[in-house]
RNA sequence: CAAAAUGUAACGGGAGAGACUAAUAAAUUUAGCGCCGAAGGAGCAAAUACCCUAAAAACUCUCAGGCAAAAGGACCGUUGCUGUAAU
Numbered sequence: 001c002a003a004a005a006u007g008u009a010a011c012g013g014g015a016g017a018g019a020c021u022a023a024u025a026a027a028u029u030u031a032g033c034g035c036c037g038a039a040g041g042a043g044c045a046a047a048u049a050c051c052c053u054a055a056a057a058a059c060u061c062u063c064a065g066g067c068a069a070a071a072g073g074a075c076c077g078u079u080g081c082u083g084u085a086a087u
Stems, first nucleotide, its partner, number of pairs: 002087001007081007018033001020032004034067003040063001041061003
C1' cells in the first nucleotide's frame, strides 16, 4: 500500500395475519373479539467454565409493532465510504 470481517449510506428484492364488529362524517379515533412474526424487546441449549460467572438464533413469548393500500420490514444482492486479520 492492497485487502476479508465489522460498521455505514444509496438503490433493488422482501413474507405473514380481519378493508372484522359497534359507535362515529371520516380516520393516524374509542371499545371489543380474532389473528401474525421478519423492526425493537424478552427467554432458553450444548460447548466452555468449574459448580461463581458467562452463554445463540430465522427457536419460543407477543410487551411493543403489524393484519386493504401507503409506510415500515429481519434478511439478500449491487455500488460507495470506513476499515482491521491472514497474506